[in-house]
RNA sequence: ACCUUAUCCAGAGUGGUGGAGGGACUAGGCCCUGUGAAACCCGGCAACCGGCUAUUUAGCUUGGUGCCAAUACCUACAGAAUAAUCUGAAUGAUAAGGA
Numbered sequence: 001a002c003c004u005u006a007u008c009c010a011g012a013g014u015g016g017u018g019g020a021g022g023g024a025c026u027a028g029g030c031c032c033u034g035u036g037a038a039a040c041c042c043g044g045c046a047a048c049c050g051g052c053u054a055u056u057u058a059g060c061u062u063g064g065u066g067c068c069a070a071u072a073c074c075u076a077c078a079g080a081a082u083a084a085u086c087u088g089a090a091u092g093a094u095a096a097g098g099a
Base pairs, nucleotide, nucleotide: 002098003097004096005095006094007093008092013042015041016040017039021032022031023030026076027075028074029073043068044067045066048064049063050061051060052059053058072091077088078087079086080085
């Protein structure tokens, strides 16, 4: 790098270092950001796997990940006659498994 399955409108800081970018890619929007971006540390959320307790529903969290503005920030392709809007797909992310 590839395949399968599941999930993606919930939740998570008035902390420290840092010092200008960030919101996956392309394009167009719209936002966040010196009232301090990214990154790192601490902290937290969650419960996919693991573990434990229960005993078929669940609960907990010392472990492996993941995550912590806005739905995966929105749109792009298709359908619902058009707009609005909705649904689906594609792409992406994460987990577990496979080759």